[in-house]
RNA sequence: GCUAUAAUCAGGCUAACCUUCCUAAAGGUAGGGGCGCAAAACUAUGGGUCUAAGGGCGGGAGCCUAUGAUUGCCAGGUUGCAAUU
Numbered sequence: 001g002c003u004a005u006a007a008u009c010a011g012g013c014u015a016a017c018c019u020u021c022c023u024a025a026a027g028g029u030a031g032g033g034g035c036g037c038a039a040a041a042c043u044a045u046g047g048g049u050c051u052a053a054g055g056g057c058g059g060g061a062g063c064c065u066a067u068g069a070u071u072g073c074c075a076g077g078u079u080g081c082a083a084u085u
Base pairs, nucleotide, nucleotide: 006085007084008083012037013036017032018031019030021028022027035072041078042077043076045075046074047073048070049069050068054065055064056063057062
């Protein structure tokens, strides 16, 4: 100096929920809030999961389907962490 792990100090992010806006929905934006997180930073690349506007089937109830979504579901890729032990 680099890598891995743990702790301390200073920081960082923000689950549920509430309000607001977008959306067919899932879900997302902004503010509050803080369950938690050493990548809970970015990436939709693989898998899983959610939704079904549109499309298809059906006499109907409904069923199927992602081009939509989820990175705080798992994995991969990229980047990064002041100081001390």